[in-house]
Context: one part of a larger RNA
RNA sequence: CUGGGCGUAAAGCGCACGUAGGCGGACCAGCAAGUUAGGGGUGAAAUCCCGGGGCUCAACCCCGGAACUGCCCUUAAAACUGUUGAUCUUGAGUUCGAGAGAGGUGAGUGGAAUUCCGAGUGUAGAGGUGAAAUUCGUAGAUAUUCGGAGGAACACCAGUGGCGAAGGCGGCUCACUGGCUCGAUACUGACGCUGAGGUGCGAAAGCGUGGGGAGCAAACAGGAUUAGAUACCCUGGUAGUCCACGCCGUAAACGAUGAAUGCCAGUCGUCGGGCAGCAUGCUGUUCGGUGACACACCUAACGGAUUAAGCAUUCCGCCUGGGGAGUACGGUCGCAAGAUUAAAACUC
Repeated sequence: CUGGGCGUAAAGCGCACGUAGGCGGACCAGCAAGUUAGGGGUGAAAUCCCGGGGCUCAACCCCGGAACUGCCCUUAAAACUGUUGAUCUUGAGUUCGAGAGAGGUGAGUGGAAUUCCGAGUGUAGAGGUGAAAUUCGUAGAUAUUCGGAGGAACACCAGUGGCGAAGGCGGCUCACUGGCUCGAUACUGACGCUGAGGUGCGAAAGCGUGGGGAGCAAACAGGAUUAGAUACCCUGGUAGUCCACGCCGUAAACGAUGAAUGCCAGUCGUCGGGCAGCAUGCUGUUCGGUGACACACCUAACGGAUUAAGCAUUCCGCCUGGGGAGUACGGUCGCAAGAUUAAAACUC
């Protein structure tokens, strides 16, 4: 390479948008590039293969045939692919009418709690632990009442509930704004799917500049524990956590399961719509999500099972024994930390 694979054995890019490319609905007609059939030309000789023959055999040599799987020209066919033209509505989209939602951004605002400050009451302890100590307190702590300041997070509701492409999103109100679902008929008429490069988004930590700083808390200090204790426990405590702008671009970024389409038994929940029926809050049905169980089928097993890991098609990404190593070198990116691309020797 041909293959075989990618939930857990090696293997799905963190997620999306999208360029090239690949693939692509129904029906009619034309063309004939691919395709198929016939004919012709060429495909040097030698070689290879087959049948003969000559050197005493063989290697070797000679003769004949086949082959040279290819290319070109020509005649014809029109099913499929392609292409051109026309038509269609099921895919896709638009319009109209409803609906649900922690989807996003900005501004404002509320209460509980912690801490600190001021004042009152009040007196000897308080904290903390397995037990203690460091620590705070007669300069009046802890407790309790009132007032004030400030920052951060939003109890209950809360739910295998909802929304978002993923990361993620949760007090309340307003403004702006993205997507989705259902129903209806009207419209466009394949406008679609995927997507190498590329571009954008992307938790936490980290970085730059300027703010902010209540609580928590790497580092650090002290007290304990211990043989030791650079830890676990305790008392403190700085970056950071928060905000604005700019970088970083990684995670067990997980459903460890790429995206899209069609098909293939059911049962029971739940969320958002529609329709029908009546006993007016239930039943039936249908569309879209989200779960549990389970048949066929799949799987090495575990398990999956209409939200597939089933049966098929299209496109992309990735894997090819363990270690060395996601490392070195080089390139690209970054302020740096580092990220990304990515070997070999050697060894088992």
Small-subunit ribosomal RNA, central domain from an uncultured bacterium, 348 nucleotides, folded computationally. Its mean pLDDT, the model's own confidence on a scale to 100, is 89. Its Rfam family is "Bacterial small subunit ribosomal RNA". Its family is annotated with structural constituent of ribosome and ribosome in the Gene Ontology. The literature on the family includes a 2001 paper in Science by Yusupov et al., "Crystal structure of the ribosome at 5.5 A resolution". The full RNA is in RNAcentral, with records from ENA, Greengenes and SILVA.